[in-house]
This is a predicted structure of a 72-nucleotide RNA (transfer RNA) from Saccharimonadales bacterium (SeqCode).
It matches the Rfam family "tRNA". The family's RNA type in Rfam is transfer RNA.
The RNAcentral record of the sequence draws on ENA and MGnify.
The organism belongs to Saccharimonadales (SeqCode), within Bacteria.
The prediction has a mean pLDDT of 83.

């Protein structure tokens, strides 16, 4: 130079055109003498970033970014 995947809450990950989710992890309560289990409730997201398609996009196009394999 070329090919492919991958991006979504701190993390790790679901979500394949109709109101963004779980599991840790955080905060608050309650339970200990105290911290840990346990239990109860809650916070946190321009879905990497501009377009474009659609009544409607996290999800379909097109670029671009960044990260990881392969080929030269």
């Nucleotide at each position: 130079g070329g090919g492919c995947a991958a991006u979504u809450a701190a993390c790790u990950c679901a979500g394949u055109g109709g109101u963004a989710g779980a599991g840790u992890g955080c905060u608050u309560c309650g339970u200990u003498c105290a911290c840990a289990u346990c239990g109860a409730a809650g916070a946190a997201g321009u879905c990497g970033c501009u377009g474009g398609u659609u009544c409607g996009a996290a999800u379909c196009c097109a670029g671009c970014a960044u990260u990881g394999c392969c080929c030269a």